[in-house]
Background
The prediction has a mean pLDDT of 81. The RNA shown here (transfer RNA) has 72 nucleotides and comes from a Bacillota bacterium. Its Rfam family is "tRNA". Rfam classes the family as a transfer RNA. Lineage of the source: Bacteria > Bacillati > Bacillota. It was read from a public genome assembly.

RNA sequence: GCUGGCGUGGCUCAAUGGCAGAGCAGCUGCUUUGUAAUCAGCAGGUUGUUGGUUCGACUCCGAUCGCCAGCU
Numbered sequence: 001g002c003u004g005g006c007g008u009g010g011c012u013c014a015a016u017g018g019c020a021g022a023g024c025a026g027c028u029g030c031u032u033u034g035u036a037a038u039c040a041g042c043a044g045g046u047u048g049u050u051g052g053u054u055c056g057a058c059u060c061c062g063a064u065c066g067c068c069a070g071c072u
Stems, first nucleotide, its partner, number of pairs: 001071007010024004018055001026042004048064005
C1' cells in the first nucleotide's frame, strides 16, 4: 500500500428495514441475628463519527476514525 471482518448500556453479546433487548455488574426492596445467595423492582444507550437511500435505518450505500486478520 491492497483486501476482508468487527465497532450497540460499565463488561460480554443479541436485534436479517417497522417501539433498541438479554446475561453479568450497579441501585432499591424482600428474606436473614448479620453477610452472601435467591426473589421482585429500578436506573443506565444521542447503536464509533459524518453524509446519503427510504414513509421508516443498529440493519442498505459512500466517506472517515479505531481495533483485528490476511496479502504485498